[in-house]
Molecule: c-di-GMP-I riboswitch aptamer
Organism: Pelobacter sp. UBA6093
RNA sequence: CCCCGACAAUGGCAAACCCGGAGAGAUCGGGGACGCAAAGCCACGGAUACUCGGCCACCCCUUGCAUGGGUGGCACGGAUAGCCGGGUUGCCGAA
Numbered sequence: 001c002c003c004c005g006a007c008a009a010u011g012g013c014a015a016a017c018c019c020g021g022a023g024a025g026a027u028c029g030g031g032g033a034c035g036c037a038a039a040g041c042c043a044c045g046g047a048u049a050c051u052c053g054g055c056c057a058c059c060c061c062u063u064g065c066a067u068g069g070g071u072g073g074c075a076c077g078g079a080u081a082g083c084c085g086g087g088u089u090g091c092c093g094a095a
Stems, first nucleotide, its partner, number of pairs: 004093002012036002017031004022027001034082001040088003044085003047080002050077001053076001054074007
């Protein structure tokens, strides 16, 4: 130095749940601890859930078009780093 990871030391993060006149929601913030050796950071690949807006198809309305209403589809969007992989940085030192 690398691998590795103690019933070690020093610190760190914070699941469920509760609260919120934060958000359309996934989520986020505060409290809280189930856990975590990268549960630090990055949405690059996959996965998952979300749906304010947008687009497409069909139906209703119309003489017809537009507008409006309804149903279905698609992420074009945002989210999860505590879903997996990947990238990147880093504390400690027993075996």